RNA sequence: AGAUCCCGCGCGGGAGAGAACGGCUGCCGUCCGCGGUGGCCGUCGCCGAAGGCGCAACCGGCCCCCGGAAACGCUCAGGCAGAAGGGCCGCGUGGGGAAG
Repeated sequence: AGAUCCCGCGCGGGAGAGAACGGCUGCCGUCCGCGGUGGCCGUCGCCGAAGGCGCAACCGGCCCCCGGAAACGCUCAGGCAGAAGGGCCGCGUGGGGAAG
């Protein structure tokens, strides 16, 4: 000094699924019947791309055991208007770093 590789940060993009039903409550409007919207609780339905888990495809090893482990599976958590988040992708940047 150090492409590929690993980790972090910034910017941009980023899917899916009920603005469900019932109750309570704040605000606004009201023809005072109610309507809109925010919060909480309960009930069922649904989604998977934060996280988590798997008896798991696959990969590796000192190989019938051990280790790693998915975009697969489970939905505990999270989510189902908007916002936030978001696997992953692109650009930039900081650090690590065997080879050359």